[in-house]
A computed fold for a 74-nucleotide RNA from Phycisphaera sp., annotated as transfer RNA. Taxonomically the source falls in Phycisphaera (Bacteria, Pseudomonadati, Planctomycetota, Phycisphaeraceae). It matches the Rfam family "tRNA". It is annotated as a transfer RNA. The RNAcentral record of the sequence draws on ENA.

RNA sequence: GGGCGAGUAGCUCAGUUGGCUAGAGCGACCGCCUUACACGCGGUAGGUCCGGGGUUCGAGUCCCCGCUUGCCCA
Numbered sequence: 001g002g003g004c005g006a007g008u009a010g011c012u013c014a015g016u017u018g019g020c021u022a023g024a025g026c027g028a029c030c031g032c033c034u035u036a037c038a039c040g041c042g043g044u045a046g047g048u049c050c051g052g053g054g055u056u057c058g059a060g061u062c063c064c065c066g067c068u069u070g071c072c073c074a
Stems, first nucleotide, its partner, number of pairs: 001073007010026004019057001028044005050066005
């Protein structure tokens, strides 16, 4: 230098062909349970979906330019 992939909650990830309010597990916090802790059960908070622009009535999803990162080729 060229090619392919990834970036969504604190962490690991899902999100189908663009559609109504963005989710799960773990973790955190609160409550129940227990003499107490753990386990278990119930609940709550937590995200402008890497940044910018474009298309569209509507973008996490499509297009363009960057940034970070993984693999391959040279």